[in-house]
Parts: sequence; structure tokens; C1' cells
RNA sequence: UGAGUCGACUGGGUGGCCGCGCCGCUUGGCAACAGGCGGUGAGGAAAGUCGGGGCUCCACAGGGCAAGGUGCUCACGAAAUGUGAGUCGCGGUGACGUGCAGGACAGUGCCACAGAGAGAAGACCGCCGAUGGCUCGGGCAACCGAGCACAGGUAAGGGUGAAACGGUGCGGUAAGAGCGCACCAGCACCGUGAGCGAUCACGGUGGCUCGGUAAACCCCACCCGGAGCAAGAUCAAACGUGGGAGCGCGUGGCCCGCAUGCCUUGGAAACAGGGCACUCCCGAGGUAGAUCGCUGAGAUGGAUGGCCGCCCAUCCUUCCGCAAGGAAGGUGGACAGAACCCCGCUUAUAGGUCGACUCAUCAU
Repeated sequence: UGAGUCGACUGGGUGGCCGCGCCGCUUGGCAACAGGCGGUGAGGAAAGUCGGGGCUCCACAGGGCAAGGUGCUCACGAAAUGUGAGUCGCGGUGACGUGCAGGACAGUGCCACAGAGAGAAGACCGCCGAUGGCUCGGGCAACCGAGCACAGGUAAGGGUGAAACGGUGCGGUAAGAGCGCACCAGCACCGUGAGCGAUCACGGUGGCUCGGUAAACCCCACCCGGAGCAAGAUCAAACGUGGGAGCGCGUGGCCCGCAUGCCUUGGAAACAGGGCACUCCCGAGGUAGAUCGCUGAGAUGGAUGGCCGCCCAUCCUUCCGCAAGGAAGGUGGACAGAACCCCGCUUAUAGGUCGACUCAUCAU
């Protein structure tokens, strides 16, 4: 100097004019409301509604099944699928990033196609092939050599595939194979050291080594009641509904007198029962609606805005200047808007500032 990684802050300032919500005081008004003065008025994410909690209502008040959630270790925390640090795996030269991080020897399922064969699988091309058989050559013969093919052996070489039942080398074999050996990896067991732990490093012995997948079903461990502020609480018009009492006429009221408006049942009638309509009284429920819930902004069709000037930040052009830089003009300042409250996570973000670290190059 350039490229990168991680973390933090800020995200316009100022003046004027006009216009808003809430609160307090005050003037006018019965009130509703209007005027004046003062104070106050969005975020780091207010977003997504993913997680946890406060709060409210219902259920239970013991246990369990089912469903759901979490899943390496430790610490923090009210809790969280959260935060921090670490371990292991993967990616990166690195700073760092990231997690589908318990179990495949409880069981079930899946691994297409290709390939001989995909989990006690498997022989396509290959390699070997005795005795016996056939052929040829040599030989008087016994016999020797070569070739062909069969029975059979083999999984080292090649091929297929994402993946083929450890890797490299040597020995051995008819040819081969951990068949044996050396080293390595893996696994099991025993032990040493470090660490709270996950785990890491090392040593010894041994069988020589039966895949992957659980964000497939499942197993194991732990957690776990449901619904949600559009939760809920109080009041409550009208209509309808339950109960009780009465209903009419004689001039409006009082007094007095007489005394059901209709329907129906029983009855000869008197009378009794029931229903409907009207008036008054007393309820129950809780619709419209009102108040609360609702909070240092506290709205409820939802307020904090609009215009103008200057300064500042980004970019472009022109001019001056060796350069640094200065002047003029233009462009133009992100994501975005509380609604009961709190703690997290995720997503969006123009521009600017700061810190630490990594890599490359150059100079001293």
C1' cells in the first nucleotide's frame, strides 16, 4: 500500500412559517367544545410473529398414554431452539466461518441406474489348472517336453459405480488371498499423563478388520396442560325472556260506586283452571354501546408532518493549483413507523467513523 476477517458507534445539523396528538394551568361556555401559555411526542431493528417469560381466562390439582420439543462439554441466565468459552467434524493459506454434534451390536426400511456382485454380496474380462483325457515332438522302451480342453481353484490385475468386505511393501503359492511378516489406519481390551468435562497425547496386547443412511421410522436421556390483549373485567339502551300484581266503565285528577278485552277446557249455572293482548314492579342473561385492561409517546381509522434557506455527507462535470487542496454547477442522504410489557433470535440497511487481527507485496 492492497485484499480480507471479527467487533462497536452513528445514521443528518440549524433557522423561519404553517399544521397535528396527549398532559397541566387559564379564559369563554350549563355542557359538548373553542382560544391562550407551558411541557412532551417512534426504532436499532419499532419488521418477521420464530422462541421464552410476565399477565388474563379455562382445565387439572396424583399418576399415566398419546402428541410435541430439545440432543457434544462447562459456565451464565427467570427461561429459551438463547449467550459466552471450549472439544470434535467440515470449509478456508490464514484471521475465521459453520453444525444435518446421543445411538447403526434393539428392530424395521432405503442405497436408483450401471455392474458378476451393494452387507456374511460376488465372477463379466482375466490368472492358475494336477491326476486322468486328446494331439505333437524326442526316445528301442521306460520316460521327457510342449500344446489343447475338462473337473476345479482364485479375487491380487482390469472394468462398472457415489460407494466393492483395510492401505503400501516383502515373502509365499499352481495362480492368488492378512495366508504370513514389517510399517500405517481403524476397532476391542488393559494402562500412563493433561483437563471440572467433552476430549487429546502416549504405551502394551490382540483378532487381522461384517459399508452408508436416524433433517428415514425408531431407541435412549431430559423437558412438556390449553388458549391468548382480537386474553379478559365492569356497566348496559332496545328487542326478546322469567316471576308477581293488576287490567274495564262512570267528564281530566282524587274520592266513591259498579266491576275483566279476547280465546279455550270442565260445568245446567254460579264458579274454577289455562292461554293470548295491555300496564306497572322485581329479576336473569349480556347484543349495540360505554369504561377499564392501556404505562415516563399512549393513539383507536389511528398523532410527531409540509414548505423554504443555509451548512454538512456521497457521486459526477468544469476551472485554479507541482501536490495537498480550493471554487462553481448538478445529483442527492439508507432500512424504515409504537399499539399490554420484558428478554432473545432472524431479516433489511445509502453513507460515515473507530478498534483488533490475518494474508500478499514493497521499503527500512